Predicted 3D model of a 72-nucleotide RNA (transfer RNA) from Candidatus Paceibacter sp. It matches the Rfam family "tRNA". Rfam classes the family as a transfer RNA. Taxonomically the source falls in Candidatus Paceibacter (Bacteria, Minisyncoccia, Minisyncoccales, Candidatus Paceibacteraceae). Model confidence (mean pLDDT): 80 of 100.
[in-house]
RNA sequence: GCUCUCAUAGUUCAAUGGAUAGAACGCGAGAUUGCGGAUCUCGUAAUGUAGGUUCGAUUCCUACUGAGAGCA
Repeated sequence: GCUCUCAUAGUUCAAUGGAUAGAACGCGAGAUUGCGGAUCUCGUAAUGUAGGUUCGAUUCCUACUGAGAGCA
C1' cells in the first nucleotide's frame, strides 16, 4: 500500500427492514439468614461518528474513526 472481518448495557452475546433493542453475568434495593454466601423479587444501563436509501434502519449503501486477519 491492497483486500477482508468486526464495532450493540460495566462484561460476554442475541436481534438479517416492522417500530416497547433481549438474555446471562455484574451493579443497586428489598425478602430470607445470628452475620455472610446461595436463593427469590424489583430495578439499573447500550446500537462507534457523519451522511444517504426507505413509510420505517441495529440491519442496506458511502465516508471517517478504532480493533483484528491475510497478501505484498